This is a predicted structure of a 73-nucleotide RNA (transfer RNA) from an uncultured Spirochaetales bacterium. Its mean pLDDT, the model's own confidence on a scale to 100, is 82. It matches the Rfam family "tRNA". Rfam links the family to the GO term triplet codon-amino acid adaptor activity. Rfam describes the family as follows. Transfer RNA (tRNA) molecules are approximately 80 nucleotides in length. It was read from a public genome assembly.

[in-house]
C1' cells in the first nucleotide's frame, strides 16, 4: 500500500425502493406463587455509522468519510 465483507433496540440479528422499522433474547409492569425460579400477558427502548447524490418516494441504490472484521503484499 491493494481487494472484499460489515455498521438497523442493551445484546444477536431480520427487513424487494412504497403502509407507522420488525424479530428473539435483555429491562419495566401485571397474572401465577408462601416466596423465588420457570411460565403466560402487556409495556419501554431506534437520528438504521456521519456527510451528500439519485429518486414522487432511501435502511435499501450511488459517491465520500469513518469504526470493526478477513484475505494479500
Nucleotide at each position: 500500500g491493494g481487494g472484499c465483507c460489515u455498521g438497523u433496540a442493551g445484546c444477536u440479528c431480520a427487513g424487494u425502493g412504497g403502509u407507522u422499522a420488525g424479530a428473539g433474547c435483555a429491562g419495566a409492569a401485571g397474572a401465577c406463587u408462601c416466596a423465588u425460579a420457570a411460565u403466560c400477558u402487556u409495556u419501554u427502548g431506534g437520528u438504521c455509522g456521519a456527510g451528500g447524490g439519485u429518486u414522487c418516494a432511501a435502511g435499501u441504490c450511488c459517491c465520500u468519510c469513518u469504526g470493526g472484521g478477513c484475505c494479500c503484499a